Background
The RNA shown here (transfer RNA) has 72 nucleotides and comes from Candidatus Komeilibacteria bacterium RIFOXYD1_FULL_37_29. The coordinates come from a structure-prediction model, not an experiment, and the mean pLDDT is 81. Its Rfam family is "tRNA". Its family is annotated with triplet codon-amino acid adaptor activity in the Gene Ontology. Rfam classes the family as a transfer RNA. It was read from a public genome assembly.

RNA sequence: GGCCCCAUCGUCUAACGGUUAGGACGCCAGGUUCUCAUCCUGGCAAUCGGAGUUCGAUUCUCCGUGGGGUCA
Numbered sequence: 001g002g003c004c005c006c007a008u009c010g011u012c013u014a015a016c017g018g019u020u021a022g023g024a025c026g027c028c029a030g031g032u033u034c035u036c037a038u039c040c041u042g043g044c045a046a047u048c049g050g051a052g053u054u055c056g057a058u059u060c061u062c063c064g065u066g067g068g069g070u071c072a
Stems, first nucleotide, its partner, number of pairs: 001071007010025004018055001027043005048064005
């Protein structure tokens, strides 16, 4: 340098183009306990950047950025 793949809460991971962007772990608050842990309830928190297509984009297209694989 060519080609291919990936990028979503703090972490891991879902989401036929129409979702309140869901779940697990974690964190916070409350309950339970003499205390801690466990357990129960509730809460906080995310779509890599820019353009395009579309009535509507996390999803499709293009460019860029970062990461991975492969060929040289």